This is a predicted structure of a 94-nucleotide RNA (c-di-GMP-I riboswitch aptamer). Its mean pLDDT, the model's own confidence on a scale to 100, is 84. Of the family's consensus pairs, 95% are formed in the model.
[in-house]
RNA sequence: AUCGAUAAAUCGCAAACCUGCCAAAAGGCAGGGACGCAAAGCUAUGGAUCUAAAGCUGUGAUGACCCUACAGCCAUGACCGCCAGGCUACCGAA
Numbered sequence: 001a002u003c004g005a006u007a008a009a010u011c012g013c014a015a016a017c018c019u020g021c022c023a024a025a026a027g028g029c030a031g032g033g034a035c036g037c038a039a040a041g042c043u044a045u046g047g048a049u050c051u052a053a054a055g056c057u058g059u060g061a062u063g064a065c066c067c068u069a070c071a072g073c074c075a076u077g078a079c080c081g082c083c084a085g086g087c088u089a090c091c092g093a094a
């Protein structure tokens, strides 16, 4: 350096769920809580996935618009505890 199939130890993280706050939502933050995790540390660069506020289209309504309701599309929103990429890190052949 690769690598982590196998040792011991140190330091860690924290799913579901509950409570509070933020957000249109997805989701996030804090506290509790542990299903798990050797990168479950950091990073939305590519793909997947989630959401659809604004916007666009359509329908209803109207003389026609506006407003509004519903449906569809849409990421510029979210997610790295989905996969890949990038950066960093404990132990060190047990």
Stems, first nucleotide, its partner, number of pairs: 003092002012037002017032006035081001041087003045084003049078002055073006